[in-house]
RNA sequence: AGUAAGCUGGGUGGCCGCUCUCUUUGGCUGGAAGGCGAGAGGGGGAGGAAAGUCCGAGCUCCACCGGGCAAGAUGCUGGGUAACGCCCAGGAGGGGUGACCCUACGGAAAGUGCCACAGAAACAUACCGGCCCGCUUGCGCGGACCAAGGGUGAAAUGGUGAGGUAAGAGCUCACCAGCGGCCGGGUGACCGGUCGGCUGGGUAAACCCCAUCCGGAGCAAGACCGAAUAGAAGGACGGCAAGGACGCCCGGCCUGUCCUCGGGUUGGUCGCUUGAGGUGAUGGGUAACUGUCAUCCCAGAUAGAUGGUCACCACUUGGCUGGAAGCAGGAAGAGGACCACGGUCAUAAACUGUUUUCAGUCAAGUACAGAACUCGGCUUAUAGGCUUGCU
RNA sequence: GGGCCGUUAGCUCAAUUGGCAGAGCAAGGGACUCUUAAUCCCUAGGUUGGAGGUUCGAUUCCUCCACGGCUCACCA
Numbered sequence: 001a002g003u004a005a006g007c008u009g010g011g012u013g014g015c016c017g018c019u020c021u022c023u024u025u026g027g028c029u030g031g032a033a034g035g036c037g038a039g040a041g042g043g044g045g046a047g048g049a050a051a052g053u054c055c056g057a058g059c060u061c062c063a064c065c066g067g068g069c070a071a072g073a074u075g076c077u078g079g080g081u082a083a084c085g086c087c088c089a090g091g092a093g094g095g096g097u098g099a100c101c102c103u104a105c106g107g108a109a110a111g112u113g114c115c116a117c118a119g120a121a122a123c124a125u126a127c128c129g130g131c132c133c134g135c136u137u138g139c140g141c142g143g144a145c146c147a148a149g150g151g152u153g154a155a156a157u158g159g160u161g162a163g164g165u166a167a168g169a170g171c172u173c174a175c176c177a178g179c180g181g182c183c184g185g186g187u188g189a190c191c192g193g194u195c196g197g198c199u200g201g202g203u204a205a206a207c208c209c210c211a212u213c214c215g216g217a218g219c220a221a222g223a224c225c226g227a228a229u230a231g232a233a234g235g236a237c238g239g240c241a242a243g244g245a246c247g248c249c250c251g252g253c254c255u256g257u258c259c260u261c262g263g264g265u266u267g268g269u270c271g272c273u274u275g276a277g278g279u280g281a282u283g284g285g286u287a288a289c290u291g292u293c294a295u296c297c298c299a300g301a302u303a304g305a306u307g308g309u310c311a312c313c314a315c316u317u318g319g320c321u322g323g324a325a326g327c328a329g330g331a332a333g334a335g336g337a338c339c340a341c342g343g344u345c346a347u348a349a350a351c352u353g354u355u356u357u358c359a360g361u362c363a364a365g366u367a368c369a370g371a372a373c374u375c376g377g378c379u380u381a382u383a384g385g386c387u388u389g390c391u
Numbered sequence: 392g393g394g395c396c397g398u399u400a401g402c403u404c405a406a407u408u409g410g411c412a413g414a415g416c417a418a419g420g421g422a423c424u425c426u427u428a429a430u431c432c433c434u435a436g437g438u439u440g441g442a443g444g445u446u447c448g449a450u451u452c453c454u455c456c457a458c459g460g461c462u463c464a465c466c467a
Stems, first nucleotide, its partner, number of pairs: 001391008010313007018045008027036003047368001051379002054377005059218004064252006072213004076090005091105001092103004106209002111207002113203003127150002129146002132143004158176006179196007222270004231261001233260005242255003277296008314366016336345003392466002394461005401416004410447001418434005440456005
């Protein structure tokens, strides 16, 4: 200098406040249960992302069950997990000198589509060209073969070399790349060897095919209590019908069901925080993860609490003062050296400017950001500091 | 809190099997007119919100962000 992994995310104290909870004191109301407001004391009170709402679940409701289609998602292999598009380990490809990093990484030999412009041709072809034969003095014309070279393009049908040929060409051979068969290793992705033939463009973050998964809505879900009010409102269908929670179809099953318009209430309790929970020890496993034992309880607001201020300390930035070091400049005078007594010389210093560093002092600031049903992940934002391995 | 949309020139909007980003109004210049308006002609103006990816090629396809909107007439 770099690379990988992990941790931290200002501290202490005083004063004044906020919210939840426990204990306790007395007051009002009530027949009681209880309710209302007040005081004192004790305890708890944001995050690694609480964020974006991008995935996966728990939980709740849609009365219930089954089948099919469509739509959607994922996509190397093996594990982990409640589950996942997440994580771990490995394979292949790519990048880096290296530590190491990245990958939407199934199938283009099932089919369809597209490949603008240019180019002869974008998937079945020959523009220039090469070669042979016939005619012709010749220019050239006709027929047949070729795909090496040129040109176009992002991309032109394996690459290099040799043989071969009229000229050429996997036509043949050697090596390399790709494909297929066989053998061996591995759970597997795949790897190694050998044989064959000579090759069949790209695109699936185009349709599609294959494999796997998948009902919907979301705590403003939903349940209970209280309060209030205007539905004989309009429409559809009414058992051969309609509706039954993404869309369509079918079978069972259930039912007075659905749509529109209007009116009232904008209160309380539960859901609500004990959970796939944290910490420690130990066992298994390369790891992700997991078994056992011990121990702990750690925010629950509802216009939304977790704050403000003072003192000291820590850090950052800026100013001022002083010290040290480096660089650049360095007038006159005094002093010094030389001297032909008229003068001449030196950056070593004083001094000036600037940079770095240290100390003191003053001022400003303290990253990103803030729970709202709860977890597991991903992504994004993040000043500064610390630890470890490796190049 | 949950859910759902949008972003293209100064403004309002187009752009489909992915293939040269356009229209109207506005702006600037010119013509006509005594002058202005109207009309006609010409011109400029674009990181298609940003970054990355797939592809020969992206407004379009995919991923991640940013900003804005709907808000008791999106919801109990």
Record summary
Two RNAs folded together computationally: RNase P RNA and transfer RNA, 467 nucleotides in total. Its mean pLDDT, the model's own confidence on a scale to 100, is 76. Rfam match: Bacterial RNase P class A. It is annotated as a ribozyme. Rfam describes the family as follows. Ribonuclease P (RNase P) is a ubiquitous endoribonuclease, found in archaea, bacteria and eukarya as well as chloroplasts and mitochondria.